Context: one part of a larger RNA
RNA sequence: UGACGGGGGCCCGCACAAGCGGUGGAGCAUGUGGUUUAAUUCGACGCAACGCGAAGAACCUUACCUGGAUUUGACAUCCCGAUCGCAUCCCUUGGAAACUUGGGAGUCAGCUCGGCUGGAUCGGUGACAGGUGCUGCAUGGCUGUCGUCAGCUCGUGUCGUGAGAUGUUGGGUUAAGUCCCGCAACGAGCGCAACCCCUAUCCUUAGUUGCCAUCAUUAAGUUGGGCACUCUAGGGAGACUGCCGGUGUUAAACCGGAGGAAGGUGGGGAUGACGUCAAGUCCUCAUGGCCCUUAUAUCCAGGGCUACACACGUGCUACAAUGGCCGGUACAAAGGGCAGCAAUACCGCGAGGUGGAGCUAAUCCCAAAAAGCCGGUCUCAGUUCGGAUUGGAGUCUGCAACUCGACUCCAUGAAGUUGGAAUCGCUAGUAAUCGCGUAUCAGCAUGACGCGGUGAAUACGUUCCCGGGCCUU
Numbered sequence: 001u002g003a004c005g006g007g008g009g010c011c012c013g014c015a016c017a018a019g020c021g022g023u024g025g026a027g028c029a030u031g032u033g034g035u036u037u038a039a040u041u042c043g044a045c046g047c048a049a050c051g052c053g054a055a056g057a058a059c060c061u062u063a064c065c066u067g068g069a070u071u072u073g074a075c076a077u078c079c080c081g082a083u084c085g086c087a088u089c090c091c092u093u094g095g096a097a098a099c100u101u102g103g104g105a106g107u108c109a110g111c112u113c114g115g116c117u118g119g120a121u122c123g124g125u126g127a128c129a130g131g132u133g134c135u136g137c138a139u140g141g142c143u144g145u146c147g148u149c150a151g152c153u154c155g156u157g158u159c160g161u162g163a164g165a166u167g168u169u170g171g172g173u174u175a176a177g178u179c180c181c182g183c184a185a186c187g188a189g190c191g192c193a194a195c196c197c198c199u200a201u202c203c204u205u206a207g208u209u210g211c212c213a214u215c216a217u218u219a220a221g222u223u224g225g226g227c228a229c230u231c232u233a234g235g236g237a238g239a240c241u242g243c244c245g246g247u248g249u250u251a252a253a254c255c256g257g258a259g260g261a262a263g264g265u266g267g268g269g270a271u272g273a274c275g276u277c278a279a280g281u282c283c284u285c286a287u288g289g290c291c292c293u294u295a296u297a298u299c300c301a302g303g304g305c306u307a308c309a310c311a312c313g314u315g316c317u318a319c320a321a322u323g324g325c326c327g328g329u330a331c332a333a334a335g336g337g338c339a340g341c342a343a344u345a346c347c348g349c350g351a352g353g354u355g356g357a358g359c360u361a362a363u364c365c366c367a368a369a370a371a372g373c374c375g376g377u378c379u380c381a382g383u384u385c386g387g388a389u390u391g392g393a394g395u396c397u398g399c400a401a402c403u404c405g406a407c408u409c410c411a412u413g414a415a416g417u418u419g420g421a422a423u424c425g426c427u428a429g430u431a432a433u434c435g436c437g438u439a440u441c442a443g444c445a446u447g448a449c450g451c452g453g454u455g456a457a458u459a460c461g462u463u464c465c466c467g468g469g470c471c472u473u
Stems, first nucleotide, its partner, number of pairs: 005473001007472007015462002019426005026317008034308002042053002064303007073128001077127002079124006088105004094099001108118003130292002133290003139286002141281003144277001146275001151190006157166003170181003196269004201237007210227003215224002240263001243257005319419001323378007335366003340359002345354003385416001390411007432454007
């Protein structure tokens, strides 16, 4: 100087408290440990590993295992020789395929016309290729975390023999080292804030694919017409403690009020200082060193990553009447669509099929929003709750659903009657609840990332638990 203390003082945070809903019990999904296995590839391990890398393991992916093959190699450059088209396509022998045997189709460009140059294939030789092999404790880059916490430093000066101190402490104040006042300090930098994006109000420009108040018209904004309104997307205005009152040191600021769509950071996002954890990643990529080089490289078929006495994490569905089922009926936002989205129609109980209007999209389609509302039924039961499991029959994708896909129909109808100790999230359009979309993707979502609908309760307070900041010991 720091760090630490079951030292002290001050302050903050869904940290506690006050509330609401969960997890922990059940079934299933998913990840992990363990066990098993020829292999169950590898990494991640308190918070900050465990629906994590993986925005999607049937083959591929794939790194693992078994077996079959190759050795200048699946890929790059150079050298030598051979062939002229090569590539590609079709048939064919053996084979599980990789690979391989034979045949056929195909028959290059430029030029100084010299088989000269280019280009490609095959063969050979070695230089080399190759490695998801090891080391994240050799590294770059990227990332997590403390933490969007308010801190971390520097120049000059001053003090101290020096390490260092001062500034940055003190009195107020703030979300903030935010600002004010004081002060041997005076200034400055990285952070804070603002500048950026979305959202909430208004004005203006524009009016199609959007909209429809007035006038016609129609089954329908369908058409004429209009651009007022909604909306779209460009430009602007607006909020600054600006105004008033009080408190305060005549300060900074705080409290209340007015006006206002919005009030004191309006709400949300992006943005992460110096550093910490030898944190994570050599399996994104790059890279030092080490190791393999007829194998730790490469190709292929099949299997495995999907195993299952068990344990844990994260979720989904429930245990029902604020509900289940049936019928009718209403209202979104944000997205995606040409190797695509697909309407009307017809067939099927259904998944789906046939067929194809329209749409490169404010035009057409996915598309039905669901909870809600209205009516009916069930009457507290392991049930008309719950849907696991299993049998059968199918649909779709795809060379291919046995290991190991999703979905549909019929039948079956398990556990479960609100969950011990313990533990998690959330302060407002939030929690809870309801559906919708997208990426990945042939197919596969209870996960992830978004979108809107309905829409609460509670916060006395800071003694205590956890984490953090400042001062002091």
Small-subunit ribosomal RNA, 3' major domain from Geopsychrobacter sp., 473 nucleotides, folded computationally. The prediction has a mean pLDDT of 84. It matches the Rfam family "Bacterial small subunit ribosomal RNA". Taxonomically the source falls in Geopsychrobacter (Bacteria, Pseudomonadati, Desulfuromonadales, Geopsychrobacteraceae). RNAcentral holds the full RNA, with entries from ENA and SILVA.